[in-house]
RNA sequence: GCCAGGGUAGCUCAGUGGUAGUAGCGCCGGAUUCAUAUCCCGGUGGUCGUGGGUUCAAUCCCCACCCCUGGUA
Numbered sequence: 001g002c003c004a005g006g007g008u009a010g011c012u013c014a015g016u017g018g019u020a021g022u023a024g025c026g027c028c029g030g031a032u033u034c035a036u037a038u039c040c041c042g043g044u045g046g047u048c049g050u051g052g053g054u055u056c057a058a059u060c061c062c063c064a065c066c067c068c069u070g071g072u073a
Base pairs, nucleotide, nucleotide: 001072002071003070004069005068006067007066010025011024012023018056026044027043028042029041030040049065050064051063052062053061
């Protein structure tokens, strides 16, 4: 350089056109306990890598660029 996959919450990820984007862990609070931990309940958190385009509507489709992983010479 070329090919493929990926970039979504602090971390690991789901969602693949339909209008306020999931879950777990984490964090905060509550309940329980003599106390702590576990378990249980509630809450918390997102410019969906960046910039354009298509569309009534884009995390999702198209283009360019940036970054990561693997392959190839």